[in-house]
RNA sequence: GCGGGCGUGGCGGAACUGGCAGACGCGCCGGAUUUAGGAUCCGGUGGGCAACCUUGCAGGUUCGAUCCCUGUCGCCCGUA
Numbered sequence: 001g002c003g004g005g006c007g008u009g010g011c012g013g014a015a016c017u018g019g020c021a022g023a024c025g026c027g028c029c030g031g032a033u034u035u036a037g038g039a040u041c042c043g044g045u046g047g048g049c050a051a052c053c054u055u056g057c058a059g060g061u062u063c064g065a066u067c068c069c070u071g072u073c074g075c076c077c078g079u080a
Base pairs, nucleotide, nucleotide: 001079002078003077004076005075006074007073010026011025012024019063027045028044029043030042031041032040046053047052056072057071058070059069060068
């Protein structure tokens, strides 16, 4: 250089065929229990006061995009 794969909340990771983004787990916050802590149980938890924004980044297609298309950045694998 060429070919392929991957990139999603604080972390891991799901979303089948374009139709509620973030299931589930960890972590964190609040509560119960405990002398206290741990464990366990219950509830909450993407950002923002809000309008609104959010799937690496920038565009495109579509009524609608994590999903399809183009470019680009990073990482991994293959190849010479």

Model confidence (mean pLDDT): 81 of 100. A computed fold for an 80-nucleotide RNA from a Clostridia bacterium, annotated as transfer RNA. Its Rfam family is "tRNA". The family's RNA type in Rfam is transfer RNA. Its family is annotated with triplet codon-amino acid adaptor activity in the Gene Ontology.